């Protein structure tokens, strides 16, 4: 400098164009004398920025951030 992958909720992780889905964590409730545990109930995301398309986590193109290869 050049090629390559990676980016989805606090965490870890699905979805190969068609209502973004789980598990942990957090927060409400039941229970308990308290408190842990159990049970249940919500909430909360596509790194930014155009294009393509009836439609984008998904295909194309720049940024950004991170990790690998090469001279």
């Nucleotide at each position: 400098g050049c090629c390559u992958c990676u980016u989805u909720a606090g965490u870890u992780u699905a979805a190969u164009g068609g209502u973004a889905g789980a598990a942990c964590a957090u927060g409400g409730g039941u229970u308990u004398c308290c408190u842990a545990a159990a049970c249940u109930c919500c909430u909360g995301a596509u790194a930014a920025g155009g294009g393509u398309u009836c439609g984008a986590u998904u295909c194309c193109c720049u940024u950004a951030a991170g990790a690998g290869g090469u001279u």

RNAcentral holds the sequence, with entries from ENA. Transfer RNA from a Pseudomonadota bacterium, 71 nucleotides, folded computationally. It matches the Rfam family "tRNA".